Annotation: Glycine riboswitch aptamer from Sphingomonas sp. EC-HK361, 91 nucleotides, folded computationally. NCBI's taxonomy places the organism under Bacteria, Pseudomonadota, Alphaproteobacteria, Sphingomonadales, Sphingomonas. Model confidence (mean pLDDT): 78 of 100.
[in-house]
RNA sequence: UGGGCAUGCGCGGGAGAGAGCGGGCCCAAGCCCGCCGCCGAAGGAGCAACCACCCCGGAAUCUCUCAGGCAGACGGGACCGCGCACGCCAA
Numbered sequence: 001u002g003g004g005c006a007u008g009c010g011c012g013g014g015a016g017a018g019a020g021c022g023g024g025c026c027c028a029a030g031c032c033c034g035c036c037g038c039c040g041a042a043g044g045a046g047c048a049a050c051c052a053c054c055c056c057g058g059a060a061u062c063u064c065u066c067a068g069g070c071a072g073a074c075g076g077g078a079c080c081g082c083g084c085a086c087g088c089c090a091a
Base pairs, nucleotide, nucleotide: 003089004088005087007085008084009083010082011081012080013079018036020035021034022033023032024031025030037070038069039068043066044064045063046062050058051057
């Protein structure tokens, strides 16, 4: 210098599901409470292929739905791409 992996930041892309019903706050928007129906891709939890094994175990886009979310917008958003920073590995 170029390559691979991990982490963080920036930019771009980014789905799903009731504009639900009743009541209240100043009508609405919005917010709060109650009720039912739903979604999975923040987070969390559970199991597993598999990995590891002296001990402790690790592990999904699967499952659950505690949390979060269910018109548009805002916000959030797993994951993907690019760039930068940093650490490790190999040549």